[in-house]
Context: one part of a larger RNA
RNA sequence: AGUUGACAAUGGAUGCCUAGGGUAUUCAUGCCGAGGAAGGACGUAUAUGACCGCGAUAGUCGUCGGGGAGGAGUCAUAAUCCCGUAAUCCGACGGUUUCCGAAUGGGGCAACCCAUCCCGAGUAAUCGGGAUAGUCUAUCAUAAAAGCUCCGCAAGGAGUCAUAGUGAUAGGCAGGAUACCAUCCGAACUGAAACAUCUCAGUAGGGUGAGGAAAAUAAAUCAAGAGAGAUUCCGUCAGUAGCGGCGAGCGAAAGCGGAACAGCCUAAACUCAUUCGCAAGAAUGAGGGUUGUAGGGCCAGUGAUAUGUGAUGAAAUUGUUGUAGAAGAACGCCUCGGAAUAGGCGGCCACAGAGAGUGAAAGCCUCGUAUUUGACAUGACGAUUUCCGCUAAUUGGUUCCUAAGUACCAUGAGACACGAAGGUCUUGUGGGAAUCCGGGUCGACCACGAUCCAAGGCUAAAUACAUGAAUACACCGAUAGUGAACUAGUACCGUGAGGGAAAGGUGAAAAGUACCCCGGAAGGGGAAUGAAAUAGUACCUGAAAUUGUCGACUA
Numbered sequence: 001a002g003u004u005g006a007c008a009a010u011g012g013a014u015g016c017c018u019a020g021g022g023u024a025u026u027c028a029u030g031c032c033g034a035g036g037a038a039g040g041a042c043g044u045a046u047a048u049g050a051c052c053g054c055g056a057u058a059g060u061c062g063u064c065g066g067g068g069a070g071g072a073g074u075c076a077u078a079a080u081c082c083c084g085u086a087a088u089c090c091g092a093c094g095g096u097u098u099c100c101g102a103a104u105g106g107g108g109c110a111a112c113c114c115a116u117c118c119c120g121a122g123u124a125a126u127c128g129g130g131a132u133a134g135u136c137u138a139u140c141a142u143a144a145a146a147g148c149u150c151c152g153c154a155a156g157g158a159g160u161c162a163u164a165g166u167g168a169u170a171g172g173c174a175g176g177a178u179a180c181c182a183u184c185c186g187a188a189c190u191g192a193a194a195c196a197u198c199u200c201a202g203u204a205g206g207g208u209g210a211g212g213a214a215a216a217u218a219a220a221u222c223a224a225g226a227g228a229g230a231u232u233c234c235g236u237c238a239g240u241a242g243c244g245g246c247g248a249g250c251g252a253a254a255g256c257g258g259a260a261c262a263g264c265c266u267a268a269a270c271u272c273a274u275u276c277g278c279a280a281g282a283a284u285g286a287g288g289g290u291u292g293u294a295g296g297g298c299c300a301g302u303g304a305u306a307u308g309u310g311a312u313g314a315a316a317u318u319g320u321u322g323u324a325g326a327a328g329a330a331c332g333c334c335u336c337g338g339a340a341u342a343g344g345c346g347g348c349c350a351c352a353g354a355g356a357g358u359g360a361a362a363g364c365c366u367c368g369u370a371u372u373u374g375a376c377a378u379g380a381c382g383a384u385u386u387c388c389g390c391u392a393a394u395u396g397g398u399u400c401c402u403a404a405g406u407a408c409c410a411u412g413a414g415a416c417a418c419g420a421a422g423g424u425c426u427u428g429u430g431g432g433a434a435u436c437c438g439g440g441u442c443g444a445c446c447a448c449g450a451u452c453c454a455a456g457g458c459u460a461a462a463u464a465c466a467u468g469a470a471u472a473c474a475c476c477g478a479u480a481g482u483g484a485a486c487u488a489g490u491a492c493c494g495u496g497a498g499g500g501a502a503a504g505g506u507g508a509a510a511a512g513u514a515c516c517c518c519g520g521a522a523g524g525g526g527a528a529u530g531a532a533a534u535a536g537u538a539c540c541u542g543a544a545a546u547u548g549u550c551g552a553c554u555a
Base pairs, nucleotide, nucleotide: 001554002553003552004551005550006549007548008547009546015540016505017504020476021475022473023472024471025470026469027468028467029466030465031176032175039100040099041098042055043054044053046078047077049075050074051073052059061094062093063092064091065090066089070082071081072080105114106113107112115132116131117130118129119128120127121126134173135172136171137170138169139168140167141166142165147160148159149158150157151156180211181209182208183207184206185205191198195245221228222227232259233258234257235256236255242250243249263458264457265456266403270287271286272285273284274283275282276281292436294402295401296400297398298397299396300395301394302393308390309389310388313387314386315385316384317383318382319381320380321379322378323377325373326372327371331346332345333344334343335342347364348363349353355367356366357365408431409430410429411428412427413426414425415424416423418443438453439452440451441450442449492499493498512539515526516525517524518523
């Protein structure tokens, strides 16, 4: 020096554990904000650094319920207090709620600076309270330049009627959250084995707006010689029919089976009233009326006076349920052990043998579980009754009405699975109807036929998503599972947008080593605790690389 063994050191793998995560299902809930939100800054406890709570009434205040012995949140104690005259704690409803922030009196480099007016206190300085942004709507007040009329040759003057503007009062809006929804705008990488039509994709992303859902919705729909009967969602139809540099790819619908079901209101004709107008007529309100087998109006007849229904609001009664809770069965001895839930022996309960905890493995120790039960107050859903709203047919005549720059045509574009052949729907530009003997559709177009009635509006449910609670898991177990089991979106990095960690485990219980000794201390040796201290807070287990000591072997 090498190899090797033992014992140590270092290190933190592995095993075991779980305080945290992941996914799914079911149920419930679904906006907050000028009454100042979301989010923050700064404060706030006896001592107070962080987290959490709270707001100068600051670790809290009040009322009403629950509850019943301890309590003053956690890390984490000490001191001092509170509490059967009911604290702490739990629930509901209130109070307070600094400053910033839409931030709104003005300003501003957010959490700061500077005002004006009114009221109150004070001799005063000053202090306390309130108001003071913009915009829209309604009402009220005030009110120009113009315009109109007259005078004047003109310059100009006079009269009159407004409105703009200005002010006041009341109400709304704003900003946030944004997963789902509607609408407006809208890529590229990519694929086509290149690439341009095409694809990715109306996706990502951006703007606007709304709701607990949104949107859609009551046939100018489909269909096919038979018929269906609003919308939405699911399955199928079907990777079919089709579209497509007929490439890559894109890709229906009817029908059928289900979920859920719900239908209504205007405009017009006509009538009445009011106002304006010389009149024609116009405006407003009320009635009337709402459809396709055409319906309605008007005129003339026949008939009914009840039934049905409701998405509206109110009241009463009642049920279920939510926001705190309450009751809740049944075990002892012996042995080993630090400890009994283990083993042995003998019992018991069970509408409860789900689960968790307890010094090892517990139906009968604790919390629970099955089951039963509970609300001052307040919310949700449902039922019944009453009020309330809506709701009627039919014959004949008449030809008054039935949504206009609309339908339709040409052309350009977009949406339809359908990319310039064509149809449907929407739309820019140009042209531009009819009025029931009317009009649209049935995939060019024509005929016949079938079917529906556009150019006004509303409408629950089935559906989507987020959050919370409960439950479950051939999900993870600390390099895993969330980035985050711990002061985590923290520390740290970046001017900023933004990026973004590491870090769990003594023990049953701190019983966390009194006292003595060495040392400046760190640390150690005794002693003590403990089942164990090679469990000593650098703490469960304690692998490997690596290091040391001693031994063995080789040169």
This is a predicted structure of a 555-nucleotide part of an RNA (large-subunit ribosomal RNA, domain I) from Candidatus Gottesmanbacteria bacterium RIFOXYB1_FULL_47_11. Its mean pLDDT, the model's own confidence on a scale to 100, is 82. The organism belongs to Candidatus Gottesmaniibacteriota, within Bacteria. It was read from a public genome assembly. Its Rfam family is "Bacterial large subunit ribosomal RNA". Gene Ontology terms of the family: ribosome and structural constituent of ribosome.